Background: A computed fold for a 327-nucleotide RNA from Ulvibacter sp. 2305UL32-6, annotated as Bacterial RNase P class A. It is recorded under the gene name rnpB.
RNA sequence: GCAGCAGGCCGCCUUAUCGUCACAGACAGCGUUUCGCUCGUCUGUGGAGGAAAGUCCGGGCACCAUAGGGAAGUAUAGCGGCUAACGGCCGUCGUCACGUCAUUGGCGUGAUAGGACAAGUGCAGCAGAAAGGAUGUACAGGUAAUGCUGUAGUGAAAUCAGGUAAACUCUAUACGGUGAAAUGUCACGUAAACCUGUGCUUGAGGGUUCCCGCCCGAUGCAGGAGGGUAGGCAGAUAGAAUGUAUUGGUAACAAUGCAUCCAGAUAAAUGAUAAGGUAUCGAAUUCGUUUCGAUAACAGAACCCGGCUUAUAGGCCUGCUUUUUUU
Numbered sequence: 001g002c003a004g005c006a007g008g009c010c011g012c013c014u015u016a017u018c019g020u021c022a023c024a025g026a027c028a029g030c031g032u033u034u035c036g037c038u039c040g041u042c043u044g045u046g047g048a049g050g051a052a053a054g055u056c057c058g059g060g061c062a063c064c065a066u067a068g069g070g071a072a073g074u075a076u077a078g079c080g081g082c083u084a085a086c087g088g089c090c091g092u093c094g095u096c097a098c099g100u101c102a103u104u105g106g107c108g109u110g111a112u113a114g115g116a117c118a119a120g121u122g123c124a125g126c127a128g129a130a131a132g133g134a135u136g137u138a139c140a141g142g143u144a145a146u147g148c149u150g151u152a153g154u155g156a157a158a159u160c161a162g163g164u165a166a167a168c169u170c171u172a173u174a175c176g177g178u179g180a181a182a183u184g185u186c187a188c189g190u191a192a193a194c195c196u197g198u199g200c201u202u203g204a205g206g207g208u209u210c211c212c213g214c215c216c217g218a219u220g221c222a223g224g225a226g227g228g229u230a231g232g233c234a235g236a237u238a239g240a241a242u243g244u245a246u247u248g249g250u251a252a253c254a255a256u257g258c259a260u261c262c263a264g265a266u267a268a269a270u271g272a273u274a275a276g277g278u279a280u281c282g283a284a285u286u287c288g289u290u291u292c293g294a295u296a297a298c299a300g301a302a303c304c305c306g307g308c309u310u311a312u313a314g315g316c317c318u319g320c321u322u323u324u325u326u327u
Base pairs, nucleotide, nucleotide: 003321004320005319006318007317008316009315010314012277013276014275015274016273017272018271020047021046022045023044024043025042026041027040028038029037030036031035049298053309054308056307057306058305059304060303061179062178063177064176068212069211070210071209073175074174075173076172077171078092079091080090081089082088093114094112095111096110097109098108099107100106101105115170116169120168121167122164123163137152138151139150140149141148183234184233185232186231194224195223196222197221198220205216206215207214241260242259243258244257245256246255247254248253278296279295280294281293282292283291284290
């Protein structure tokens, strides 16, 4: 220098014009006029991500006795730590694989669903007489009798407390449900009417994985034919926040100081066009980082966070390894 592997970071830029969402200010218009409103105009500021995705795991927050007891179900599984919490992360031990050395061992790299088979049940390729109810093979020995004893042979394993739990199962621990269409509030409208059946505390019907229990229940329930509304605000963006420095810790992470405020839509804004640049690819070439052409990854907030998983053109940094060249 090239290639590979592992980890981390970034992930198009600038200018002009037009458009768009939020907020602030000014103007205009309108109204119920010291306030407020707007398909209005102008100015200023801000306007997607590393995954905003899948909705898989955990938490915040909100509501509901459908939350209680039992059964069932689901998840996790060495040890220690981190955290709001976790099935996540960090460290460490064991086991397995590979490499290496000075080979009963040490070192390095990687992987690891890693409690219990001495409760019960199930399962097991090839070889082998036989693979789990031993219907005990061959040879030898032995007994009143019996695989009772030894040897051979197959195999990872042949009766030994055999192997196997990402097999049922058992053990320990955890788990109530719903999900921002939660929930609160304001406004508007209304049929709590009509018809049929049924029921009214001696309970029709409804809620729950199941049972018990509990709760709702007469303005009921089932059906019919119909009527009204389908808007605003809060929740909702200052937070387990971000950046930076120091300290503690092997690390995950934590504490402290300083600084910063960083989208908030609701049919849903964050865009389009032009020029230049940058990167990649292809072609040409006078071989010079020249000319021409094409392309611009994955993707798109929706209550908010921490993870995991998946997608991702291209670029940068660090470490390790192979090979080549030079000294």

Rfam family: Bacterial RNase P class A. About the family: Ribonuclease P (RNase P) is a ubiquitous endoribonuclease, found in archaea, bacteria and eukarya as well as chloroplasts and mitochondria. The family's RNA type in Rfam is ribozyme.